A computed fold for a 92-nucleotide RNA from a Deltaproteobacteria bacterium, annotated as c-di-GMP-I riboswitch aptamer.
The coordinates come from a structure-prediction model, not an experiment, and the mean pLDDT is 82.
The source organism's lineage runs through Bacteria, Pseudomonadati, Myxococcota and Myxococcia.
Its Rfam family is "c-di-GMP-I riboswitch aptamer". About the family: GEMM was predicted in a large-scale screen for bacterial structured RNA regulatory elements.
RNA sequence: CCCACGAAGAGGCAAAACCGCGGAAACGUGGUGACGCAAAGCCAGUGCCCUCUCGCGAUGACGUCCAUCGCGUGGGUCGAACGGCUGCCGAA
Numbered sequence: 001c002c003c004a005c006g007a008a009g010a011g012g013c014a015a016a017a018c019c020g021c022g023g024a025a026a027c028g029u030g031g032u033g034a035c036g037c038a039a040a041g042c043c044a045g046u047g048c049c050c051u052c053u054c055g056c057g058a059u060g061a062c063g064u065c066c067a068u069c070g071c072g073u074g075g076g077u078c079g080a081a082c083g084g085c086u087g088c089c090g091a092a
Stems, first nucleotide, its partner, number of pairs: 005090002012037002017032006035079001041085003045082002049076003054072007
C1' cells in the first nucleotide's frame, strides 16, 4: 500500500408516524422524529415487486363506457435481490 474482516474511536445516514409541497397513482421532496444501517453513499443494468398514464385484447355486468385479468408502453422502488462505481477508521 492492497484484499479480506469489523473491535475501538471519530463521525454519518434516517424507518414508521405526523404536517407542508408535487404527482392520476406508486412514490418523491422539506421539517419533526428514530426503527434500524459498515456502505441505509451513488447507479434503474437484469429479473422480482408497486403504480396504471396511454393503447390493444379477453371476461363480466349493464346500457354508462364501469370493473377484473393479460400484453405493450410510461412512471416508481437501490432501507428488497443480483450486478456496477466510490468510500472513513485500523484491533484480532